[in-house]
RNA sequence: AGAGUUUGAUCAUGGCUCAGAACGAACGUUAGCGGCGCGCUUAACACAUGCAAGUCGAGCGAGAAAGGGCUUCGGCCCCAGUAAAGCGGCGCACGGGUGAGUAACACGUAGGUCAUCUACCCUCGGGUGGUGGAUAACACUCCGAAAGGAAUGCUAAUACAGCAUGACGCCACGGUCCUUCGGGGCUGUGAUGCCAAAGCGGGCCUCUCUAUAGAAGCUCGCACCUGAGGAUGAGCCUGCGGCGCAUCAGCUUGUUGGUGGGGUAACGGCCUACCAAGGCGAAGACGCGUAGCUGGUCUGAGAGGAUGAACAGCCACACUGGAACUGAGACACGGUCCAGACUCCUACGGGAGGCAGCAGUAGGGAAUCUUGCGCAAUGGGCGAAAGCCUGACGCAGCGACGCCGCGUGAGUGAUGAAGGCCCUCGGGUUGUAAAGCUCUGUGGGGAGAGAAGAAUAAGCGUGAGUUAAUAUCUCUCGUGAUGACGGUAUCUCCUUAGCAAGCACCGGCUAACUCUGUGCCAGCAGCCGCGGUAAGACAGAGGGUGCAAACGUUGUUCGGAAUCACUGGGCGUAAAGCGCGUGUAGGCGGCUUGGCAAGUCGGGUGUGAAAGCCCAGGGCUCAACCCUGGAAGUGCAUUCGAAACCACAAGGCUGGAGUAUCGGAGAGGGUGGCGGAAUUCUGGGUGUAGAGGUGAAAUUCGUAGAUAUCCAGAGGAACACCGGUGGCGAAGGCGGCCACCUGGACGAUUACUGACGCUGAGACGCGAAAGUGUGGGGAGCAAACAGGAUUAGAUACCCUGGUAGUCCACACCGUAAACGAUGAGCGCUAGGUGUCGCGGGUAUUGACCCCUGCGGUGCCGUAGCUAACGCAUUAAGCGCUCCGCCUGGGGAGUACGGCCGCAAGGCUAAAACUCAAAGGAAUUGACGGGGGCCCGCACAAGCGGUGGAGCAUGUGGUUUAAUUCGACGCAACGCGCAGAACCUUACCUGGGCUAGAAAAGGCAGGAAUCUGGGUGAAAACUCGGAGUGUCCUUCGGGAAAUCUGUCGUUAGGUGCUGCAUGGCUGUCGUCAGCUCGUGUCGUGAGAUGUUGGGUUAAGUCCCGCAACGAGCGCAACCCCUACCACUAGUUGACAUCAAUUAAGUAUGGCACUCUAACGGGACUGCCGGUGGUAAACCGGAGGAAGGUGGGGAUGACGUCAAGUCCUCAUGGCCCCUAUGUCCCGGGCUACACACGUGCUACAAUGGCCGGUACAAAGGGAAGCAAUGCCGCGAGGUGGAGCCAAUCCCAAAAAACCGGUCUCAGUUCGGAUCGAAGUCUGCAACUCGACUUCGUGAAGUUGGAAUCGCUAGUAAUCGCGGAUCAGCACGCCGCGGUGAAUACGUUCCCGGGCCUUGUACACACCGCCCGUCAAGCCAUGGAAGUCGGGGGUACCCGAAGUCGCCGUACCAACCCUCGGGAGGCAGCCCCCCAAGGAGUGGUUGGUAACUGGGGUGAAGUCGUAACAAGGUAACCG
Repeated sequence: AGAGUUUGAUCAUGGCUCAGAACGAACGUUAGCGGCGCGCUUAACACAUGCAAGUCGAGCGAGAAAGGGCUUCGGCCCCAGUAAAGCGGCGCACGGGUGAGUAACACGUAGGUCAUCUACCCUCGGGUGGUGGAUAACACUCCGAAAGGAAUGCUAAUACAGCAUGACGCCACGGUCCUUCGGGGCUGUGAUGCCAAAGCGGGCCUCUCUAUAGAAGCUCGCACCUGAGGAUGAGCCUGCGGCGCAUCAGCUUGUUGGUGGGGUAACGGCCUACCAAGGCGAAGACGCGUAGCUGGUCUGAGAGGAUGAACAGCCACACUGGAACUGAGACACGGUCCAGACUCCUACGGGAGGCAGCAGUAGGGAAUCUUGCGCAAUGGGCGAAAGCCUGACGCAGCGACGCCGCGUGAGUGAUGAAGGCCCUCGGGUUGUAAAGCUCUGUGGGGAGAGAAGAAUAAGCGUGAGUUAAUAUCUCUCGUGAUGACGGUAUCUCCUUAGCAAGCACCGGCUAACUCUGUGCCAGCAGCCGCGGUAAGACAGAGGGUGCAAACGUUGUUCGGAAUCACUGGGCGUAAAGCGCGUGUAGGCGGCUUGGCAAGUCGGGUGUGAAAGCCCAGGGCUCAACCCUGGAAGUGCAUUCGAAACCACAAGGCUGGAGUAUCGGAGAGGGUGGCGGAAUUCUGGGUGUAGAGGUGAAAUUCGUAGAUAUCCAGAGGAACACCGGUGGCGAAGGCGGCCACCUGGACGAUUACUGACGCUGAGACGCGAAAGUGUGGGGAGCAAACAGGAUUAGAUACCCUGGUAGUCCACACCGUAAACGAUGAGCGCUAGGUGUCGCGGGUAUUGACCCCUGCGGUGCCGUAGCUAACGCAUUAAGCGCUCCGCCUGGGGAGUACGGCCGCAAGGCUAAAACUCAAAGGAAUUGACGGGGGCCCGCACAAGCGGUGGAGCAUGUGGUUUAAUUCGACGCAACGCGCAGAACCUUACCUGGGCUAGAAAAGGCAGGAAUCUGGGUGAAAACUCGGAGUGUCCUUCGGGAAAUCUGUCGUUAGGUGCUGCAUGGCUGUCGUCAGCUCGUGUCGUGAGAUGUUGGGUUAAGUCCCGCAACGAGCGCAACCCCUACCACUAGUUGACAUCAAUUAAGUAUGGCACUCUAACGGGACUGCCGGUGGUAAACCGGAGGAAGGUGGGGAUGACGUCAAGUCCUCAUGGCCCCUAUGUCCCGGGCUACACACGUGCUACAAUGGCCGGUACAAAGGGAAGCAAUGCCGCGAGGUGGAGCCAAUCCCAAAAAACCGGUCUCAGUUCGGAUCGAAGUCUGCAACUCGACUUCGUGAAGUUGGAAUCGCUAGUAAUCGCGGAUCAGCACGCCGCGGUGAAUACGUUCCCGGGCCUUGUACACACCGCCCGUCAAGCCAUGGAAGUCGGGGGUACCCGAAGUCGCCGUACCAACCCUCGGGAGGCAGCCCCCCAAGGAGUGGUUGGUAACUGGGGUGAAGUCGUAACAAGGUAACCG
C1' cells in the first nucleotide's frame, strides 16, 4: 500500500466482498508447564444456608451460670465485677454491589457562592458554677400460638431539664469603607435583650485541711462547652460541551415576572395569597425513542468513527411505589412507617422477609468460578490501650478467557534404508527425516535444604521535653511477639531422550499440488464461483503452506471506504439543479480615513485528579507485569500586548446598484372592435348515378337526387403566404388587422443618489396540456363508444360515424422528457464567421459596402476542462458568494402519518425483503421488415426437369429374434457402400472354445508336411496312415524355422466417449478477404495502414492520405486443351514416289495426321477514343487464340464443440469361460405408409423393320478373347492372337437412306405375373443378373411448390472404367449431335465494402414485457380482539410532614397552688402513593378477508420495448 467482482474487450461511475487490528466473548478440534491479569454482556429474575458493622466497663446502674476449691453443710471463695442484656456515647450516610431509571446542571470542563453547611481532625482565645426530676435494665402481675405488648414498683449516668455566669456569638441602633444598590467588611453603644457545659482515668504533696496517707488542691491525659480560623467533605448557581427522529411544529397557567408571607444550612414559584400577561421555540421548544456520564478503551497516518468490561472520578438505585424520623451528614442496601406483588410461619386472631455485599442455589442463556483460608500485610470503625470487628482486603481454588515466557531435545548421520505416495517405469518425493553414534537436562517424577514479604506493637532500658517533680505523658535510640499464602518461590542431588503437537488451509484474491473416489449427485462457498466421467474448488490419501499450546469458525467494532468527502467527493448524458419568479430570516459583500478590540494572533498565570498512552531509569533470570521521574494532554478560564484582516460605531468617495432625459425594435401582457380564405350546415339553381374511402375493401352517403358545380345565407374556430438557425417574455408561452390600457429589455447623452448590492431556508405569486365545478358556446377535430375492415385473435394500427373535450366567463387543479436533461450573480481567459436591435467613424444626393462600440441570438474553433461524448467569452475553462440536490439496483416516488384538493390526485416520504449488480461513455463485431455502392444462374429472360405414374435406390416410420452402425436444413437421405446369396457382417437364433482366430517369451514333446475313416449342420472332436529334411557337432547332442501341449507377463473388443484428441473431410467460398512490424492518434479497448476518388474477376491497379513497409490469400508459376516450329518415327499414318495386295498387308521413305518430349506464341504489346498526361475502360488492327482464351489442380485468418473413436492412430472408462473368438442358419433385401435422388415413359422432332457412316477415352493373364461351329437368344464349344499405339473387349449410338404405323391407352408404355432357359458361384428358396415365349398395369406432360444450366454450355446420343466370381437405372470418365436467352438489378436468396441505430455479444433461431395458474417469503389495509406507556377529569385516600384545634392527659420551670408556660395523645384541613371507575389519544401483537411486492428449474396467453422492433420511442 491494495485486491476480486458488471463487459466480447475498454475507460469511468457505483455497490458488494476480501486481506489488518481488536474483544469481559462463545462454539469445534486439540492440549505439557509457569507468571501476570480477567471471569453473568442474558432475568434490576427468584433466592435455601453461612458470613458481610460494630465497638467502648477509662460514661452508668445492675450482674449470672457451668466448672473448680473450701466447708461447721447454713454457705463461702475462685470463676468475675467476667458473660449475656440494658441506659448512654461514637460508628452504622464509609467501605462493598449494581446500571434499572435518567437526555438532566446527571456528567465533563471552566467559574461563582457578597446565597451556604461541614461530626471526627488541626491551630488560637475563653470556659466547665450550682440544682432538680425521671427512666430502662431489674422485680412482680397480666395479654398473646408467636412476633411482641401492657400495668405497677425501684435505680444510675458523659441520659434529661431549669438556674447562674457569659464573649469579639446572635439581635437592635449609630459611624465609616466597599458595593452587583440586594447588601457586605470594620467599628462604637446596649442601665434594659437572647444563648453554654460533664465528667472519667493516672500520678503527686509545693501551698490549705484532716495529718501513715488522703481530700480540697496541684499536675498530666482523654472527654465536654463557646468563639475565631484552617483542613476535608458537601449543598446550590452559571457559561460552554457531548444521542436519534421534523413522518414530533408549535409548547406553557406556578406557567413568566412582581409584592407580602412561609420554608431551607442556603438563593430561588421551592410553597402560598394577590397583581400583571408574560415565558420558550426552526441556532429545534414540546413530544417520542434510545442511553448512566467521564478519565479512558479499540481502531485510524491523521481528522475522525465505535465504545464506556476490569481500574479510577462523579451520579443514580437497593423487591415495587410513597413518606418522613434520627442525625454534622440520609429521605438511609444488611434503619423506621404505609401501600402493592411475591415467599415463609401460624393456634387463622396475626406475624416474618428483601444477596444489584462474599460464597452458593434455581431459572434464563451460546456463555461467565469456591457455600475455601486469613486478618500476617494495606485500609476502615470503636477504644486511652490491650484489643475486638472487617467476604474491604491479602491469599489460595476453578476456567488456554487474554497477554507474556519456556519446553516437547541438540550435534552428527546417505546403503539417500524400509514403508507410504506419485510415475513418462528412467525415477521422484516423504528426507538428515528415521535408525545408528555422541551429547544436554528446562518442564515432569523422587529426596533434601528453604526464603523475602515483619516493623515505629505492648512491655523493658537510655536520653530529651512537660511539670514543683526522678510521677505521668510525648519524642529519640536499643531490646522485643506476630506469616493466611506455605514447606510455596528458590536452590542442591537422583532419574531418563526418556512422559509432552496440534489446528487450519492449498481455484483466483492468498503462501501452498498431485492421485483416487464421486458424476449438477453427494457436497463446497467470504466474493467471483466449483460439481452434468479425466474436479489442483466436493470426499479421502500422499505431499505442501501458515500459525503453534494452540488453531479455526461465528458474532461485534474500527480500518481499507475519498462509500457522508472538515482534512477529502460530486450534480449536461452515470444518483443528483426546485418548472419559473418576487422576496423574509440568514449567509456573503466596493474604495478610503482615523477609532475600538468581540473574532484573530502572540506572551504570562491557573487548571487540565490518579491510573493509562509516550520517553528515561529501575525491580521480578527475560517478557508480560510492577515502581520512580519526566513529557504530553491540541481544552477552558484569566491577564498583558498587537491592530493587518473580519466585526462594530463614526466620517468621506464613485467604479457596484439605481433615478432623470432623448430614441428606436418587438407574435411581451390585458380589453374592445374589424377582416378575408377555408371547412360544415341551410335555402335556391344546374345536373345524373354514383360518391366516398382504402394496400384492397366495406360500413357510410345517394334516384326522397348525393358527389360535382353556381348563387345567397348562418355559425363557430383558427389566422395560409410574409416566416427566418428572426423577435419578445422569468418560465409556462406568444403569430390576421385596428384602437385603448400596461410590463420589461436595449442604445445614446449629460446630471443626480451615494453601497442603497448578491443570493435566498420558510413564505407568496405565476405556471403547457389533460382534468374538475357553474353558466354559455359548439363549425372543424376528436378520448369514450358504435360499425366496417385487417387478423389465428385485433377490446389496436386503417376506414365510416361520434359524445365529453377542444372555444368563452368565473373558480379550482399545480403536474410534464416544465430540457440547454446545464440554479442565480460577479470578475477573468485566443479568435473566426452569420444574424437581430441601437449608436459612432469614413463616404455619399441617398441607400449600400467598409471600419468600429454596446446588447441579444447561432455556428466553427485555441488553451483549458471532461470517463468519454463533448463544452469552449451564451463554458461543462479559471475563481469568489449564496441556495437546491445526490450517496448501489429493485421494493418505490410506493405504504403509513401529515398538509393541500370538490374529485382525479399532488407535496412530503420510509421499512421488511431481495439481487451482485443496475447504470454512463466509447470500442470491435453481429444484426435490422436502416441507408448507399457492388457482385453471384440470385432474380429476370430462356431451355430442360422434379413434384403426378411405374420401377430402381436411399431415408423416416412401422414391423421383427434381428431387420448391425453412423450421417439429419443448405453442408443427412444412388451418403460411408468403387457393388450384403455364403463370406463381407459389426445384428439375431442355436452349437462350440477359454492363453484364446493372429503376436513376443519360458518349459515339454513332435521336424515340417501329406493323407484316410467315424460323429456332427458346421465349427470341432476322435481313431489312424505316410514322412523324417537343413545347419553345427567333441557324435552325447545343440540351433533355426514350424506344429502340439502347458506356464504366466498378457491378448482381443466394429464396446462407450468425435463434447478428451491426432489425422482427414465438409461448409461459408475460389468469397476477397485476414493479419503483422515500426510509426502516429487515443487514458484505454482500439484506430490508422485496410478509409476516400477512380478501376478491377480480385485489398487488381492508380491517385490521394500519418503513415511506411511486410506476410497469408488474389493473380502468376503447374496440368489438360486450342496454333506453330523443332526433335523422334513403332505397334501409328499414307500426300507424293517406287514395288505389292482383297486390305498400309508388306518394303523403302517420314511430308502430313497422330503420338510425346522440348520450345515458341498473348504482353492491353500496337492504333484511336474516353479518363486526370494515372490506373483502367471502349473500339480497332494483326492473330489459331484478346483482354484471367477455355477447363483443371490449387481453398487465406477463421466459423459451425459441423462429420468421423465403424478406415487408421490415440487418452480415459468398460468387458475378460465374454461386449473376445469359431461355426451353421437367418437378418441387413421385411412393408399400411411418408420423403429425397434417379431410370423409363406418357409418344409422330416418335415407335418398329431394313440398310449405310463417323468417335474419344479406357480395360485385358486366376485376364481380354478374334475367325469358325451350335443355339431364336442369353450363351455354349473352341481356341488364333495379345503382358498389348501391334491382339482382343468393339457394335458406337443418335445421325443419314428406305419402308411401315396415323393419334388410339395405340405397333405408345413397359410394370406385374406365368412358363421355359442361360451364366457365375460350394450354394441363386428367403435373395443375383440375363435370355426367349406369353401376360400388357399405371401413365395422355403432372396442384401448391421447386431444381439445373450463360456455349461446345443446356438438351440429347451412345462408349468405357473402378468395385466385382456374378450382379449398375448409381458413381467416375469419354466423345457424337448441338441450341435458346440475358432489357436490366426494383424484388427473392447468398456474399463483399462504407455508413447508421442497437437494451444483441451463446451475437435476431438474440434480447425481452405484462396478465394468469401453482409454490414460498416479507409487507400494507381491515370488522374486531389482546397488551404496553403516558395524558386528562372524577371518586376513594394508607403512612406521613406542616398547619388549626387541643375541653382528654402530663415529672422537671413559674405560681397567689386556682393555675400558667410548655409538652403530648387525639381530632380536623391541604397535599398525596397505590386502588376504583370514565374519557380521548398513542404504541405494539394477533385476525376472517383483502391489496400490491419479491423470488424460483419447468407452465399458459400474447409480442409491448431494443433495428424505422415492423403504428418511432418516451414524459405528464

Record summary:
A computed fold for a 1516-nucleotide RNA from an uncultured prokaryote, annotated as small-subunit ribosomal RNA. RNAcentral holds the sequence, with entries from ENA.